């Protein structure tokens, strides 16, 4: 430079008016006002997985139920993340090309199909105790044709039977190793090398997963466990409207007083009018509890600089910061200049999208910019 990938930060910037919330102080005539600070995200989302923290349950243990599922390591945990093996895609190089080898990248629900049950549409003989359509071969019988030494023999072709085959066609996503040589009536792991393929084997490297070498085995025997199911291991349950504290007015409860009694009217007294006298008017005092306030709630698996150990996931040690906490729900308009995009200009717009106890992931939307990093080509030094 070009080409193909991967990861990672960012997601309008400045300045100035007016609001909106909480938090500090500070003045108040309790209305509020002044002044300082803080105020959306990488996904705040979807609620798909762990967890924290709350209540509730709970002797062990098993069944059922769900849920993970190579291997090693990180985590508070995880269906998550690092690294690795093994398998597939894509690409590039090695090479005349294959076939292999090796690099990069992306992906896998990756335990078991030699317990056992199910299931494979359609097509195809056959979808799993293996069969056998068309084909190919011995033979037997028949017809025709040709040769003859005419007897039937050969031989060549067609029909049929009885048999042998799985090389080939042909059916499917899949059809009982693969190439070749040997055999064969045709043919087949039928016999052989090489390649696969299996082994409670043998040695060798790794923690393991595995991988290489070697021996033996002619070959086990479709495919689906995100189909029952087997095995290994985990798993009580509701969710912040979780709980928890305070608490009116009425209405129920309980308990103590209660008749020389309470209310009303009225300036009081009397009187009158109503309740009530043990089935208790009425007056105190407790308790549950609504509505309404308080808490929970934001100091945390915290963000940051710098350093240590490691390959990385991640941990650890010193500094240094405190960064929404509302609550029918704040986090906004609005005006100038810049940037950027549409537009001919005027002018217009600025991805996706908004907290609702908190964290760790996954997943899914996302204009646009900016960084680093890998493989390969080709040119220059």
């Nucleotide at each position: 430079u070009c080409u193909g990938c991967c990861g990672g930060a960012c997601g309008g910037g400045c300045a100035g008016u007016c609001g909106c919330u909480c938090c500090c102080g500070g003045c108040u005539u309790c209305g509020g006002c002044c002044g300082g600070g803080g105020g959306a995200g990488g996904a705040a989302a979807g609620u798909c997985c762990g967890g924290u923290c709350u209540c509730c349950a709970c002797a062990g243990g098993g069944c059922a139920g769900c849920g993970u599922g190579c291997c090693g390591g990180c985590u508070a945990a995880c269906a998550g993340c690092c690294g690795g093996g093994g398998g597939g895609g894509c690409u590039c190089g090695c090479u005349c090309a294959a076939a292999g080898c090796g690099g990069g990248u992306c992906u896998c629900a990756c335990g078991g199909a030699a317990a056992g049950u199910g299931c494979c549409a359609c097509a195809g003989a056959a979808a799993a105790c293996a069969u056998a359509c068309c084909g190919c071969c011995u033979g037997g019988c028949g017809g025709c044709g040709a040769u003859c030494g005419c007897g039937g023999a050969u031989c060549g072709u067609c029909g049929c039977c009885c048999g042998g085959u799985a090389a080939g066609g042909g059916u499917g996503a899949a059809a009982a190793g693969g190439u070749g040589c040997g055999g064969u009536a045709a043919g087949a792991g039928c016999g052989c090398a090489c390649c696969g393929c299996a082994g409670u084997c043998c040695g060798g490297a790794g923690u393991a997963a595995u991988c290489c070498g070697g021996c033996u085995g002619g070959c086990a025997g479709g495919g689906c466990a995100a189909a029952c199911c087997c095995c290994a291991c985990g798993c009580g349950g509701a969710g912040c409207a979780a709980g928890a504290c305070c608490a009116a007015a009425u209405a129920g409860g309980g308990g103590a007083g209660g008749a020389u009694g309470g209310a009303g009217u009225g300036g009081c007294c009397c009187g009158c009018u109503c309740c009530g006298c043990u089935u208790g008017a009425c007056u105190c005092c407790c308790g549950g509890g609504u509505a309404g306030g308080u808490c929970g709630c934001u100091u945390g698996a915290g963000c940051u600089g710098c350093u240590c150990a490691g390959a990385a996931a991640u941990g650890g040690g010193c500094g240094g910061c405190c960064c929404a906490g509302a609550g029918g729900a704040a986090u906004g308009a609005c005006u100038g200049c810049c940037a950027c995009c549409c537009g001919a200009a005027a002018g217009g717009g600025u991805a996706c999208a908004g907290a609702a106890a908190c964290c760790g992931g996954c997943u899914u939307a996302c204009a646009g910019u900016c960084c680093g990093g890998c493989g390969g080509g080709c040119c220059c030094g």
The RNA shown here (Bacterial RNase P class A) has 381 nucleotides and comes from an Acidobacteriota bacterium. The model forms 92% of the base pairs in the Rfam consensus. It is recorded under the gene name rnpB. It matches the Rfam family "Bacterial RNase P class A". By type it is a ribozyme. Model confidence (mean pLDDT): 79 of 100.